[in-house]
RNA sequence: GGGCCCGUAGUCUAGACUGGACAGGACGCCGCCCUUACACGGCGGAGGUCGGGGGUUCAAGUCCCCCCGGGCCCA
Numbered sequence: 001g002g003g004c005c006c007g008u009a010g011u012c013u014a015g016a017c018u019g020g021a022c023a024g025g026a027c028g029c030c031g032c033c034c035u036u037a038c039a040c041g042g043c044g045g046a047g048g049u050c051g052g053g054g055g056u057u058c059a060a061g062u063c064c065c066c067c068c069g070g071g072c073c074c075a
Base pairs, nucleotide, nucleotide: 001074002073003072004071005070006069007068010027011026012025013024020058029045030044031043032042033041051067052066053065054064055063
């Protein structure tokens, strides 16, 4: 230098191929219940510029382009 893959909450991740309001889950965190108390368990809650920018579209996490970061392969 070239090709391919990945980036979504503090962590891990589903959704993308086939666009359809408010982005879902687990762990963790906070509150309540339970317990003499803790743990476990139950209920509820907070937490996301979907890596950044632009484009297409009535509508983008999803499609297209550029860039950033990481990984693999080739030279």
This is a predicted structure of a 75-nucleotide RNA (transfer RNA) from Acidilobaceae archaeon UBA162. Its mean pLDDT, the model's own confidence on a scale to 100, is 83. Rfam family: tRNA. Rfam classes the family as a transfer RNA.